[in-house]
């Protein structure tokens, strides 16, 4: 000194689904509970291919190898599955993820 990713803040966009039922609070808007429907983009959970190693086989044939065979274990993304968590009228909230701008620090010269 310095570039992409990540990261930590700050600013923008930024979706889906019952104004359902019974109960209870409450002057009213509302709150909560409980049941059934529903959604999936906070978290969370599952796995293909592929890798890894371990036993069989199979092929070399003894510097100690192979193998797109088979068996099992193990790792293993996601806006995909699942619905445990969360959410399901506006409105606010929350949001996964996009981008702007700023910031430590990793490591690099």
């Nucleotide at each position: 000194u310095c570039a992409a990713a990540g990261c930590c803040g700050u600013c923008u966009g930024g979706a889906g689904a019952g104004c359902c039922g019974c109960c209870a609070c409450c002057a009213c808007c509302g709150u909560g509970g409980c049941g059934c429907a529903c959604c999936g983009a906070a978290g969370g959970a599952g796995c293909a291919a592929a890798c890894c190693g371990c036993g069989c086989g199979c092929c070399a044939g003894u510097u100690g190898g192979g193998c797109g065979g088979c068996g099992c274990g193990g790792u293993g993304a996601a806006u995909c599955u699942c619905u445990c968590a969360g959410g399901u009228a506006c409105c606010a909230a929350g949001g996964a993820c996009a981008g702007g701008g700023g910031g430590a620090g990793c490591g690099g010269c």
A computed fold for a 109-nucleotide RNA from Acidovorax sp., annotated as Glycine riboswitch aptamer. Its mean pLDDT, the model's own confidence on a scale to 100, is 77. Lineage of the source: Bacteria > Pseudomonadota > Betaproteobacteria > Comamonadaceae > Acidovorax. Its Rfam family is "Glycine riboswitch aptamer". About the family: This family represents the bacterial glycine riboswitch. The sequence is in RNAcentral, with records from Rfam and Ribocentre.